[in-house]
Context: one part of a larger RNA
RNA sequence: CAUUGGUUAAGGAACUCGGCAAAACAGCGGCCGUAACUUCGGGAUAAGGCCUCCCCAACUUCGGUUGGGGUCAACAAAAGAUAUCACGCGACUGUUUACCAAAAACACAGCUCCCUGCUAAAUCGUAAGAUGAUGUAUAGGGGGUGAUGCCUGGCCAGUGUCAGAACGUUAAGGGGAUGGGUUAUUUCUUCGGAAAGAAGCUUUGAACUGAAGCGCUGAUGAACGCCGGCGGUAACUAUAACCGUCCUAAGGUAGCGAAAUUCCUUGUCGGGUGAGUUCCGACCCGCACGAAUGGCAUAACGGUGUGAUAACUGUCUUAACCAUGUACUCGGCGAAAAUGCAGUUGUCGUGAAGAUGCGACAUUCCCGCAGCAAGACGAAAAGACCCCAUGAAGCUUUACUACAGUUUGAUACUGAUACAGUGCUUCAUAUGUUCAGCAUAGGUGGGAGCCCUCGGGCACCAAUGAGAUACCACCCUUAUGCUGUACUGUAUCUAACCAUUUUGGCUGAAUCGUCUUAAUGGGACAGUAUCUGAUGGGUAGUUUAACUGGGGCGGUUGCCUCCUAAACAGUAACGGAGGCGUUUACAAAGGUUGGCUUGGACCGGAUGGAAAUCGGUCUGGACGUGCAAACGCAUAAGCCAGCUUUACUGCAAGGGCUAUCACCCGCGCAGUUACGAAAGUAGAAGUUAGUGAUCCGACCGUGGGACAUAGGACCGCGGAAGCUCAACAGAUAAAAGUUACUCUGGGGAUAACAGGCUGAUCCUGCCUAAGCGUCCAUAGCGACGGCAGGGUUUGGCACCUCGAUGUCGGCUCGUCGCAUCCUGGGGGUGAAGAAGCUCCCAAGGGUUAGGCUGUUCGCCUAUUAAAGCGGCACGCGAGCUGGGUUCAGAACGUCGUGAGACAGUUCGGUCUCCUAUCUGCUGUGGGCGUCGAAUAUUGAAUGGGCUCAUCCCUAGUACGAGAGGACCGGGAUGGACGAACCUCUUGUGUACCAGUUGUCCUGCCAAGGGCAUAGCUGGGUAGCGAAGUUCGGUUUGGAUAAGCGCUGAAAGCAUCUAAGCGCGAAGCCGUCCAUGAGAUUAAUAUUCAUUUGAGGUACCUUCGAGACGAGGAGGUUGAUAGGCACUAGGUGUAAGCUCUAACGAGUGUAGCCGAGGUGUACUAAUUUACCAAGCGCACUGUGA
Repeated sequence: CAUUGGUUAAGGAACUCGGCAAAACAGCGGCCGUAACUUCGGGAUAAGGCCUCCCCAACUUCGGUUGGGGUCAACAAAAGAUAUCACGCGACUGUUUACCAAAAACACAGCUCCCUGCUAAAUCGUAAGAUGAUGUAUAGGGGGUGAUGCCUGGCCAGUGUCAGAACGUUAAGGGGAUGGGUUAUUUCUUCGGAAAGAAGCUUUGAACUGAAGCGCUGAUGAACGCCGGCGGUAACUAUAACCGUCCUAAGGUAGCGAAAUUCCUUGUCGGGUGAGUUCCGACCCGCACGAAUGGCAUAACGGUGUGAUAACUGUCUUAACCAUGUACUCGGCGAAAAUGCAGUUGUCGUGAAGAUGCGACAUUCCCGCAGCAAGACGAAAAGACCCCAUGAAGCUUUACUACAGUUUGAUACUGAUACAGUGCUUCAUAUGUUCAGCAUAGGUGGGAGCCCUCGGGCACCAAUGAGAUACCACCCUUAUGCUGUACUGUAUCUAACCAUUUUGGCUGAAUCGUCUUAAUGGGACAGUAUCUGAUGGGUAGUUUAACUGGGGCGGUUGCCUCCUAAACAGUAACGGAGGCGUUUACAAAGGUUGGCUUGGACCGGAUGGAAAUCGGUCUGGACGUGCAAACGCAUAAGCCAGCUUUACUGCAAGGGCUAUCACCCGCGCAGUUACGAAAGUAGAAGUUAGUGAUCCGACCGUGGGACAUAGGACCGCGGAAGCUCAACAGAUAAAAGUUACUCUGGGGAUAACAGGCUGAUCCUGCCUAAGCGUCCAUAGCGACGGCAGGGUUUGGCACCUCGAUGUCGGCUCGUCGCAUCCUGGGGGUGAAGAAGCUCCCAAGGGUUAGGCUGUUCGCCUAUUAAAGCGGCACGCGAGCUGGGUUCAGAACGUCGUGAGACAGUUCGGUCUCCUAUCUGCUGUGGGCGUCGAAUAUUGAAUGGGCUCAUCCCUAGUACGAGAGGACCGGGAUGGACGAACCUCUUGUGUACCAGUUGUCCUGCCAAGGGCAUAGCUGGGUAGCGAAGUUCGGUUUGGAUAAGCGCUGAAAGCAUCUAAGCGCGAAGCCGUCCAUGAGAUUAAUAUUCAUUUGAGGUACCUUCGAGACGAGGAGGUUGAUAGGCACUAGGUGUAAGCUCUAACGAGUGUAGCCGAGGUGUACUAAUUUACCAAGCGCACUGUGA
């Protein structure tokens, strides 16, 4: 110093983020008395007031009451609610993050929705089985909301759920059209072979059939969710009941509203306060409230959040004293982190940009101990923020891909009957209407007859018509019936299968199991298996790019042209500009042959104009080139025409470019063409963009694999097509997010703080002077511009630090700069005085207290001489705090499908080192030195101090019309600051005195003692303190600043200056105070001593001295401490005895104490020891 406690004058929250902490009134006793509000229960012990002790007497219902007396006070100790007002949130009691969050979070009763009919749903499990439940819809499960009261609006377009089944789409399965392969055989043959090709085997697998799902239709919000914009309008203005228009599924109703929600914002108004970023009440402009993700109210409740008040206080102004255990000294025992080496200063500089270790300068004898924490980018933890990693993990979803689960159909276990329907099929019967034709003509073939009751009828013929009829035959369409078959549906059955009950055995218990018996209920369903479609964050594995003046957002990613590019080529940037992902073929924008010349200006010319066509002159490539730009182009590569397809096949010398892969140019040869009379030209286009590796499958070709033969299938080889693989050298056929619950590895290769560099921005100054200032640039201002300085702002850069440099504000403690806020000295003034404005000098001292807010800042209140601006890691967390920011919990608004997110808000939220090694700093010692000491000094040097105001006099003077009102000079008082002290005042005072409660003890009474914070309470000596007292900043000298002068030239003048001389400030140097000879330059004076030893130390008694050392007093020649005596003083009248009913009174200003004072050797400071200027040896000199 700090811990834990006690007390505190005056004030009383002024402290602070916040009354944190502490204190205090009241205290489950008695009597009174209690509000708003209310769910009528509460609120309520509301609040608030009074009483409470001891003794005696009387009365007593034995609770107490009345009267008398006593005490400073006292329910006498301990234990034992602070209260009130208002608001938010949550109804409540409960629960929660064991170890930073107790809450507004969770739960809750109540409300509501959904599912579930029992072999229930749901859940666990591969299953058996189990829970649900030995329950049965007043039951069980799930979601949401969250007592209660009043309520709960609109939207069904999206997503989900439920329902529907006509149509579309749709799997396996069924079905088996068609085609292919092979070839017995047949045909042809050039005799090599070729073609066709049945059956069988094999392959392909069309129509048709085929469920759920999806599409489709509808319902559904206490399902997920959502709930507009613009313009105009009323007789002041403003506003808009009103109107128009667009969009939508519908456009937010009631209620509430700057709110746990409001950015702007400290919104505006009102209240509270001296002052209110908080709080309460309103308003409504709701960035971005809103109705069971519930809206609004709400009594009671809350270790909840917020504001206010009373009481109370050391929270504070402003600190003091005391107790206690550490610390400190001694004895015993005895760790830890940490440690490159250390012979470990400061300032300025330098430097990987903040140096004990480098440079310069300054400073510095050696070594401890107690302390303080500014530095050692102190210690601790391979930074948790940030970035990176083709790192990890958790979580999400309409990322990708799977899987469980759920669901669909087919087949199997799997049978019977009936009916209905459908398809196919057998047989029978029927069926067929344009007009014309007698008329209801299905078609074709045959057909001149057929049938007959012998009457005749139907045909033929004829006619009509596209087609002609009798009769026979074979069919077609449609329908009905029957037979068979298949499927579907419905119904029934029982015998598979399932379930329940039941008889008996195993069994001697069993409600279990199994076998058995019987009955019942279901029943070919269910269930299970295989195949199959759908659904499927329920689960799993993964992906989710790079560049980047950090990352993210934005932008970009391949190719072409130009500039940058520094005259070969090449050359970067998130440098500056543009383009491409093609186009053109039978009426060319290609080839060839031939021909032609565009554009502009001027002049002239009918309609005719600025521009049509015609002529001339001039210009020269300016036109044009499919498209960007550049470079080209008149021999034209531009324009026109004829004929055409070289926009060919097979190669290719040699080059360019180049990491590779690629890319580009190309003589020439062969073949075949086009044009041209020919020479020749032509392997697309004036050139440079117009693009994509490999794998993969499909297509065309093919003398290969293929060698038993033939064929097939498959593969290879050549060709061309299929990628906005555009992140364009292309990870996969196939891929998004989130992490504040996070983790790992790395990075100062890369951000946030600080430093550094820079100085755009910022601040300050200067130059010029258009203008303002009545006049007048410069009293005071000063545009347009220009130039510097500073390194406090916002930035830029990314240089130290990511194996850690703790970040805002406050507190404490300062220190420096000056660009000066006050005080001091001056110049100017648009300075009368006073008060100002402006500039110059000046850093000695000073620079207030509050309200609000986390604030810095700012606003406000009240003062003041003034309430300065900045630096010091935005000074200071191994000094404090922790309100803000910035972990984990929770909520609101908003965004997001979601996980989650927000320089938005809100409530809550571990600050490590009891020990400091070095430097530094504050103290205090030891050693050695200074020629042995003691005492007293000097003062090199260093530090401190340095203040301001008010009033009075001069003087109501100068000045001024007045109002007002001085300079200069003198005096008094006060504030703040500082030092010392304790006489006074006052605090403390665990020495002391007294009172007193409870209890235990001394056997009891009396009297005492212990404990209860020193039990509590009232006082208080010394000491220590302040709020008390005394004192201080004075004076004056020297040299100066700005400024003012004298003399005075350069420059015959002028001039404060050049030589010379002077005045001039709180500033500088002294004067004042303190330290001070380690001032190693070690000083001076006096005295003592130098071996007959000065002095000092040890040791002892001690202190107003002190951590220990040290310092002071003293040590018998002694008052040093204790004791003793007396006493200043404190307390307040002891015990005992006597008296009294008792309290009490008397004896008695008693008794007790007395750290102070005076005195007194009674006790203890006894006896003594040690150190010390030297000693020894050698040499030289001198002397004996």
A computed fold for a 1184-nucleotide part of an RNA from a marine metagenome, annotated as large-subunit ribosomal RNA, half B. RNAcentral holds the full RNA, with entries from SILVA. The coordinates come from a structure-prediction model, not an experiment, and the mean pLDDT is 81.